A computed fold for a 95-nucleotide RNA from Candidatus Synchoanobacter obligatus, annotated as Bacterial small signal recognition particle RNA.
């Protein structure tokens, strides 16, 4: 200096777990300040009609769950890969 190994760190690839977001499904869901129909009631008007517009109801923001995809995050776990460091050991050559 070469070879070849042993530990580890980069990198890259692939998978697993966990974390968080979105989609799908279920449940729930805003006295009134979210939507729609609005029973009675009430106003308007000579009627015909028409107006708000409260409980009900029916959707929703919103909340909880599940479970499949997808994406993203690490002081996360294997595995492969490598003309990429680092520390060691072995052999061989040279000074």
């Nucleotide at each position: 200096u070469g070879a070849g190994g042993g530990u580890u760190a980069g990198c890259c690839u692939g998978u697993g777990g966990c974390g968080u977001u979105a989609c799908u499904c279920c449940a729930u869901c805003a006295a009134c300040c979210c939507c729609g129909u609005c029973a009675g009631a009430c106003c308007c008007g000579g009627a015909a009609g028409g107006g708000a517009g409260c409980a009900g109801c029916g959707g929703u923001c919103g909340u909880g769950g599940a479970u499949u995809u997808a994406a993203u995050g690490g002081g996360u776990g294997c595995a492969g890969g490598u003309g990429u460091g680092a520390c060691u050991c072995u052999c061989a050559c040279a000074c």

The source organism's lineage runs through Bacteria, Gammaproteobacteria, Candidatus Comchoanobacterales, Candidatus Comchoanobacteraceae and Candidatus Synchoanobacter.
Rfam family: Bacterial small signal recognition particle RNA. The family's RNA type in Rfam is non-coding RNA gene. Rfam describes the family as follows. The signal recognition particle (SRP) is a universally conserved ribonucleoprotein involved in the co-translational targeting of proteins to membranes.
The sequence was found by an Rfam model in a public genome assembly.